[in-house]
RNA sequence: GCGCCCAUAGUUCAACGGAUAGAGCGCGACCCUGCGAAGGUCGAAAUGUAGGUUCGAUUCCUACUGGGCGCA
Numbered sequence: 001g002c003g004c005c006c007a008u009a010g011u012u013c014a015a016c017g018g019a020u021a022g023a024g025c026g027c028g029a030c031c032c033u034g035c036g037a038a039g040g041u042c043g044a045a046a047u048g049u050a051g052g053u054u055c056g057a058u059u060c061c062u063a064c065u066g067g068g069c070g071c072a
Stems, first nucleotide, its partner, number of pairs: 001071007010025004018055001027043005048064005
């Protein structure tokens, strides 16, 4: 330099182009307990950036950024 893959919550992962973007762990509050652990209820928390297509984009297209792999 070229090609391919990936980027969603603190973390690990989901999500036919369409409902309020969900789940495990973690975090906070409360319940439970003699105190904890376990368990239960509730809550906070996310689509890498900029454009484009579309009635509608996490999803499709383009560029860029970052990471990984391969070739040279």
The RNA shown here (transfer RNA) has 72 nucleotides and comes from an Elusimicrobiota bacterium.
The sequence was found in a public genome assembly.
Its Rfam family is "tRNA". Gene Ontology term of the family: triplet codon-amino acid adaptor activity.